[in-house]
The RNA shown here (Bacterial RNase P class A) has 355 nucleotides and comes from a Betaproteobacteria bacterium. Its mean pLDDT, the model's own confidence on a scale to 100, is 76. Rfam family: Bacterial RNase P class A. By type it is a ribozyme. The RNAcentral record of the sequence draws on ENA. It is recorded under the gene name rnpB. Of the family's consensus pairs, 93% are formed in the model.

């Protein structure tokens, strides 16, 4: 100094004002005053995992889902530490669905005869078979040579069939058993893949705050009593007469909408200091309350200052702009995954330079 690596951390400060939503007091009881608190590192994705709720459950087995060196941590966990292996990287480190393929099934593209079943191509060996070669028998037999006037008679015979022997050599073909070898291809009776099914071992019941529980309106079912054509009732602006319409009127109960409360934030919580543990994380004191709406509050504006940008300028600096990425609680935790302007702290490694 230039390029990495790991673990973290901040996410404008400060101040005036106008709102808005929750708590406490106050009183004049008012959507008053005043005072206080008020969005996140991810509130998100809704992806393990528990807390609490309701529903379901005698045990016990199967099927289903899920996890996967090995030891630790936790309330659990597919999470976190810590190693062991395999890969990766010159390092710091960083990936890892890393039980089992003597239980059984499945699957391999191109290539090549043959790809998960074991066959195939070539050579060589051994045996058995059939044919040929060889001998020998009988048929036929072209042709030849002898006697004969001749018909004919006699020998000699290539070669063809058919049986019978040998079947010792040799050739050739076929089946069987053996052995050895070329290509092909990641891989050829040897081996991969469980991120195929499956076997092990462990673990597992559904739904989810719109869960769930209480309070209860109008309006229209429903049950019980009572009055009612001997006129309740209703209407002619109150009341009595009276007129006109009249068959339904009134009380109670219960289901259960709409509304409202409760679940609702004190919690496996924060901070700090010690202690134990390599770490993950455990604990002891001491301290603090730290958002709770409910169609849904957490927001506008100015003023200073500080970053970042743009613009000038060797430079020191000046000017402009105007709070800046990715976002926005909704029962609550504990992780994972993704998004993110910029900023920064400790730890380390690689190379280079100078002392």
């Nucleotide at each position: 100094g230039a390029a990495g690596c790991g673990c973290g951390c901040c996410a404008g400060a400060c101040g005036g004002u106008c709102g808005c939503u929750g708590c406490a007091u106050g009183c004049u009881a008012g959507u008053c005053a005043u005072g206080u608190a008020g969005a996140g590192g991810a509130a998100a994705g809704u992806c393990c995992g528990g807390a609490c709720u309701c529903c379901a459950c005698a045990g016990g087995g199967c099927a289903g889902g899920g996890u996967a060196g090995u030891g630790g941590g936790u309330a659990a966990c597919a999470c976190c530490c810590a190693u062991c292996c395999a890969c990766c990287g010159u390092g710091a480190g960083g990936u890892g669905a890393g039980g089992a393929u003597c239980a059984g099934a499945g699957c391999a593209a191109c290539a090549g005869a043959g790809a998960c079943g074991a066959g195939u191509c070539g050579c060589c060996g051994u045996u058995u078979g059939c044919u040929g070669c060889g001998a020998c028998c009988a048929a036929c037999g072209a042709g030849c040579g002898g006697c004969g006037c001749a018909a004919g008679c006699c020998g000699c015979g290539a070669g063809u069939u058919u049986g019978u022997c040998u079947c010792a050599a040799c050739a050739g073909c076929a089946a069987a058993c053996g052995g050895c070898g070329g290509g092909u291809g990641a891989a050829a009776c040897g081996g991969g893949c469980a991120a195929u099914c499956u076997c092990u071992a462990c673990c597992u019941g559904g739904a989810g705050c719109a869960a769930u529980a209480c309070c209860a309106a109008a309006u229209a079912g429903g049950c019980a009593g009572g009055c009612g054509u001997u006129g309740a009732c209703g209407u002619g602006u109150g009341u009595c007469c009276c007129g006109c319409g009249g068959a339904g009127c009134c009380u109670g109960c219960g289901g259960g909408u709409a509304g409202g409360u409760a679940g609702c934030u004190u919690g496996a919580g924060g901070c700090g200091c010690g202690c134990g543990g390599u770490a993950a994380c455990g604990u002891g004191c001491g301290u603090c309350c730290c958002a709770g709406a409910g169609g849904a509050a957490u927001g506008g504006c100015c003023g200073u200052c500080a970053u970042a940008g743009c613009a000038c300028g060797c430079a020191a600096g000046u000017g402009c702009c105007g709070u800046a990425a990715c976002a926005g609680a909704a029962u609550c935790c504990g992780g994972c995954u993704u998004a993110u302007c910029g900023g920064u702290g400790c730890g380390c490694u690689u190379c280079c330079a100078c002392u």